Description
Predicted 3D model of a 73-nucleotide RNA (transfer RNA) from a Eubacteriales bacterium.
RNA sequence: GGGGGAUUAGCUCAGUUGGGAGAGCGUCUGAAUGGCAUUCAGAAGGUCAGGGGUUCGACUCCCCUAUUCUCCA
Numbered sequence: 001g002g003g004g005g006a007u008u009a010g011c012u013c014a015g016u017u018g019g020g021a022g023a024g025c026g027u028c029u030g031a032a033u034g035g036c037a038u039u040c041a042g043a044a045g046g047u048c049a050g051g052g053g054u055u056c057g058a059c060u061c062c063c064c065u066a067u068u069c070u071c072c073a
Base pairs, nucleotide, nucleotide: 001072002071003070004069005068006067007066010025011024012023013022019056027043028042029041030040031039032038049065050064051063052062053061
């Protein structure tokens, strides 16, 4: 320098015929228990890496950029 992959909640990750943003763990609150634990119920938490484009509508399609992994040279 060139090819390919990844980037979504604090962490690990789902989410493709383009229309509802989610799970587990963690955090907070409440209940059960003598009790930190454990179980149950509820809640908070997201500019979907950044910018631009296409579209009535974009996590999803196209272009550029950033970080990272990998292959080739």